[in-house]
RNA sequence: AGUCGAGCGGUAACAGGAAUUAGCUUGCUAAUUUGCUGACGAGCGGCGGACGGGUGAGUAACGCGUAGGAAUCUGCCUGGUAGUGGGGGACAACAUGUGGAAACGCAUGCUAACACCGCAUACGCCCUACGGGGGAAAGGAGGGGAUCUUCGGACCUUUCGCUAUCAGAUGAGCCUGCGUGAGAUUAGCUAGUUGGUGGGGUAAAGGCUCACCAAGGCGACGAUCUCUAGCUGGUCUGAGAGGAUGAUCAGCCACACUGGGACUGAGACACGGCCCAGACUCCUACGGGAGGCAGCAGUGGGGAAUCUUGCACAAUGGAGGAAACUCUGAUGCAGCGAUGCCGCGUGUGUGAAGAAGGCCCUAGGGUUGUAAAGCACUUUCAGUUGUGAGGAAAGGUGCGUAGUUAAUACCUGCGUACUGUGACGUUAGCUACAGAAGAAGCACCGGCUAAUUCCGUGCCAGCAGCCGCGGUAAUACGGAAGGUGCGAGCGUUAAUCGGAAUUACUGGGCGUAAAGCGCGCGUAGGUGGUUCAGUCAGUCAGAUGUGAAAGCCCCGGGCUCAACCUGGGAACUGCACCUGAUACUGCUGGACUUGAGUACGGUAGAGGGGUGUGGAAUUUCCUGUGUAGCGGUGAAAUGCGUAGAUAUAGGAAGGAACAUCAGUGGCGAAGGCGACACCCUGGACUGAUACUGACACUGAGGUGCGAAAGCGUGGGGAGCAAACAGGAUUAGAUACCCUGGUAGUCCACGCCGUAAACGAUGUCUACUAGCCGUUGGGUUGUAAUGACUUAGUGGCGCAGCUAACGCAAUAAGUAGACCGCCUGGGGAGUACGGCCGCAAGGUUAAAACUCAAAUGAAUUGACGGGGGCCCGCACAAGCGGUGGAGCAUGUGGUUUAAUUCGAAGCAACGCGAAGAACCUUACCUACUCUUGACAUCCAGUGAACUUAGCAGAGAUGCUUUGGUGCCUUCGGGAACACUGAGACAGGUGCUGCAUGGCUGUCGUCAGCUCGUGUUGUGAAAUGUUGGGUUAAGUCCCGUAACGAGCGCAACCCUUAUCCUUACUUGCUAGCGGGUAAUGCCGAGAACUUUAAGGAGACUGCCGGUGACAAACCGGAGGAAGGUGGGGACGACGUCAAGUCAUCAUGGCCCUUACGAGUAGGGCUACACACGUGCUACAAUGGCGUAUACAGAGGGCUGCGAACUUGCGAGAGUAAGCGAAUCCCAGAAAGUACGUCGUAGUCCGGAUUGGAGUCUGCAACUCGACUCCAUGAAGUCGGAAUCGCUAGUAAUCGUGAAUCAGAAUGUCACGGUGAAUACGUUCCCGGGCCUUGUACACACCGCCCGUCACACCAUGGGAGUUGAUUGCUCCAGAAGUAGCUAGCUUAACCUUCGGGAUGGCGGUUACCACGGAGUGGUCAA
Repeated sequence: AGUCGAGCGGUAACAGGAAUUAGCUUGCUAAUUUGCUGACGAGCGGCGGACGGGUGAGUAACGCGUAGGAAUCUGCCUGGUAGUGGGGGACAACAUGUGGAAACGCAUGCUAACACCGCAUACGCCCUACGGGGGAAAGGAGGGGAUCUUCGGACCUUUCGCUAUCAGAUGAGCCUGCGUGAGAUUAGCUAGUUGGUGGGGUAAAGGCUCACCAAGGCGACGAUCUCUAGCUGGUCUGAGAGGAUGAUCAGCCACACUGGGACUGAGACACGGCCCAGACUCCUACGGGAGGCAGCAGUGGGGAAUCUUGCACAAUGGAGGAAACUCUGAUGCAGCGAUGCCGCGUGUGUGAAGAAGGCCCUAGGGUUGUAAAGCACUUUCAGUUGUGAGGAAAGGUGCGUAGUUAAUACCUGCGUACUGUGACGUUAGCUACAGAAGAAGCACCGGCUAAUUCCGUGCCAGCAGCCGCGGUAAUACGGAAGGUGCGAGCGUUAAUCGGAAUUACUGGGCGUAAAGCGCGCGUAGGUGGUUCAGUCAGUCAGAUGUGAAAGCCCCGGGCUCAACCUGGGAACUGCACCUGAUACUGCUGGACUUGAGUACGGUAGAGGGGUGUGGAAUUUCCUGUGUAGCGGUGAAAUGCGUAGAUAUAGGAAGGAACAUCAGUGGCGAAGGCGACACCCUGGACUGAUACUGACACUGAGGUGCGAAAGCGUGGGGAGCAAACAGGAUUAGAUACCCUGGUAGUCCACGCCGUAAACGAUGUCUACUAGCCGUUGGGUUGUAAUGACUUAGUGGCGCAGCUAACGCAAUAAGUAGACCGCCUGGGGAGUACGGCCGCAAGGUUAAAACUCAAAUGAAUUGACGGGGGCCCGCACAAGCGGUGGAGCAUGUGGUUUAAUUCGAAGCAACGCGAAGAACCUUACCUACUCUUGACAUCCAGUGAACUUAGCAGAGAUGCUUUGGUGCCUUCGGGAACACUGAGACAGGUGCUGCAUGGCUGUCGUCAGCUCGUGUUGUGAAAUGUUGGGUUAAGUCCCGUAACGAGCGCAACCCUUAUCCUUACUUGCUAGCGGGUAAUGCCGAGAACUUUAAGGAGACUGCCGGUGACAAACCGGAGGAAGGUGGGGACGACGUCAAGUCAUCAUGGCCCUUACGAGUAGGGCUACACACGUGCUACAAUGGCGUAUACAGAGGGCUGCGAACUUGCGAGAGUAAGCGAAUCCCAGAAAGUACGUCGUAGUCCGGAUUGGAGUCUGCAACUCGACUCCAUGAAGUCGGAAUCGCUAGUAAUCGUGAAUCAGAAUGUCACGGUGAAUACGUUCCCGGGCCUUGUACACACCGCCCGUCACACCAUGGGAGUUGAUUGCUCCAGAAGUAGCUAGCUUAACCUUCGGGAUGGCGGUUACCACGGAGUGGUCAA
């Protein structure tokens, strides 16, 4: 995918020539004719369309890879041999007629050939029964001297063809070994199936096909079936071994709209050929036709996604041709795409005022940053101008020469001269010009991982590879500045390998993390003792062939370098064949005894099976005795019993199990086995000899045994006892406890086949320190409780191993052999399927989905209705309260304009508040102010201050009177007030979960830690544990620990005794004075007191106990005795404990208000609930009269005596006192006497009415007190709960702070002054040791299941749909083969009739599509 006129008849188109005719401008135009020439449409014929190009649907296969093989073909090409003689009949084209819309035909007639067909010949060729038989061919082109000629040619020659055949080369076909995915939830498959004989068929071996015969063939070394997939060289990754992959390039295969089929041909069952069927698209006159981009471009669709409907045959290659040449979306180039690799540029040097701007800031500065600007240079690349290789060799023409030949023609080769071919292409390169000119982005900055700050946001918006960020100070979100990394790229996504020793061949494991089959026997398989000989399969060595090229690697070369291209080498670790070696393994043969086994003699034993026998006990039955209970439990009840139980005695029946012995004792493969006797029987151990001669070990499948429960059939049934019933317990109690009780438990036979079937440890063999028990044998002999040895069974322990715990000759050590099993948790040992089972169920055994963990061992804590030891008003023993009443006070709740805020188990609630009528005050209402009530700075004015009036609730506003101060260097300054502008003030606004400080609590509990050393892989441990002791981690002893720190104790204050000193305001013994009386006075310094300093108490002394200790017990002395009493003092830490409203403070928020001022109100409300208190309920008391004794405090805006007055609260007046002096200030309970007489009272005092006092500007909301009157509740308090161990509880009063006034609260002071503690079982809290843990936010932990709703995934299900496939049938296009009696038939034969043959038609076989039935599988 055409080409050839140099195969043919020819001439539709183009060009030229020639001839004829016409016009004439005599050499031009036009027309006609002519295949004559160049050429050439259509046709006949030849070669090629089987190459090249595309794609990967199918294919798990001799498809591919590799190495071989024999029974084949091969056009063109190369070489050889032999030929190429002579005839014949057609069919296209064409012409005529004709059908059809078209596609395309039909009929008749003419004609050529290298088209077709006979004949002749046959070196070789084919067949053969070895006699013989069979079969070819074609001519074309160029040139030509003789000779001949019908003038076409014959003939000669060159060349291209043609025929036959032999070889070669190339290509192709076929066969075989080995290699080349997954699934066993696919285990059996196969009828032309396996083989043979004989026909047929093919180019060729072959069941390839057919007839007959035989019954084979394949398969656990995985057949068959299902799913997936083109294979390889290579590519990516990896240290390698491997793993993944099969784009580009190269080799092979398969396919060409889907399915089937053949034809032609050397080659096809044919991408751009044919026929048929089907789907689809198009044309149509509806009758019928046409088509196949997985060729190059291009279009549509799909998709996250993939290019130009370009140029040229100039080169390389292909087809045809003699050649020129034609064709060639092969190919060469260009275009598009940062898709990849490589190279280059976007400038270089200098430049500190470290510019401006940005950002940050500790406000100083830092950083961007020599960066920019500025100055001086350069011009690659891009741009413009010119120049300009190489890719070109051919071809053509002429000449020369050689070959061929008769030939100096022709043709061919070589040489030479000329000519001449470039798509790319405005090529590469070179040159000139101008100017820093035209040229930088992307990601990241919490860790991994190089690089940080600010702002915004506020669990929102968002980020995220993993861990994880974000809930108001985000290096993690978003933006900015800066930085880091890469750079014409940078990130993201998807994928593969690596890290991953995380499938482990190299190179893992299985006691507890996942993992040893429940245990034997044993088949295949794997592995196997000593020795000799042979063999050489494995193994080793050498050689040969092959392992395509490209790629990778090494050394060179070419593009300026590189990518890239190119030459050579190495490598390709493989396979085959040959030769050799023979140690080891294998194989063959011979031998051996140590492994293994056999024979003989002993020993121990709950080893197994069968048959019988026995006693104790339970129960039931019978009989006797006997009487009211028995039984059972934490306590009871159900139950049994006056119809006689339980108890007890005797007898009988029946079933099951076998006390003591009994033992980390024995036996068995495991499950398991326990009275005694007999019978049958397996194994082990042991001794000495003999025998066999590797007979062994393990063991996929297979097979047997296999607790309990359960199932089937038939027995049996005493006790026990699921289910069930009843009684209890409990909120409930389908449980634990009790009373009953059926299956079952027992026996025989048959199933089941599982268990934490455990040593959570497979079997066998060998080796590797010891010590102590125990069972069975043996040897020895001081006959011992000894020594040695062996087979078991236990405890400890070294080396070694182990993550640790632990194991440790009975290994979890060191090695070998074989088997089984594991690969994150859940889903799940589940679903589906198969197999087994009567069933229950067993066995084999997933996935979707989901999580970022699940798990082991050990550590530190915490916890336990775990254990041991110990302590505490923790319980117990006591005393007094609360909870009931009334009131006070605080809180909650409710209410309100507001009832300001905080505190919340202990550890909030008489708390902040040591004191709300105004103020306080933070709240509410109303009225006002805006640089402000308060601070600093600036400017201006004015002293400050003050008197009066008016308006107003007041703040405030308006008017008004007086007043000119202090210092001064005379410039001014300081203080104060007013006005103005802005910086700013102000905030009891928010966050105590941003904070400091302070505080509560565990808890005044005895603990909490560190350094060095040691132990452990480590977390950690040790020390700090242990034995004693203490209030104490106090002390002693021991001790791989030795020391140290913070805590404990002590030091400090107070109190108790004494001493010294001191002596006023305190004291007063003695002396003196004085008074009505008093330390009142002199005086004293003894006493008391005061306040300074000392002493004293230390287990110091004695006795006992204890370990010769520490210490404890008792005693003496002493004021005090074992820390004398009390206080201050609070370890490491816990509770995100409390407080932003004491104060301070980050951030946020408000700024004519969330700031400030004023008046009034509120914080004081009131169906209710709780906490803390006061007063009571009375006689241990109330009331009345009289009377005694404190301590510690406070006092000048104060305490306030005395006196007067009032019933009183008070008032008036007023001394003294800044206080050891004066005052508050009378202490009260107590004591003495009287009264009341158990009563809601002579108890109790709330509430209410009236009248007052005091404080204060002011007591209405809303104070305290006094007097008169009134006289509630309450008669000792349910469940529950609090305090206290001695000068304590209880009880009694006193004072102070706050404060104008206002305590039942708080803090302090003294008076009177008990009871009880056996003890540590229990409740609560705490300390130490130990143990368990699935907790670590640490038991207020963790965590399980049902139910409700929604959604996701999966199983089942009535069904529906689709895909695929088996079997049985129907059907049968085209085609091929067979048959053919119908029709027809140029070449050959003919005896001229016909025959042979071919064609058409028919038919049979095979068969695609299609259809039917019935099954299987898969998907939705």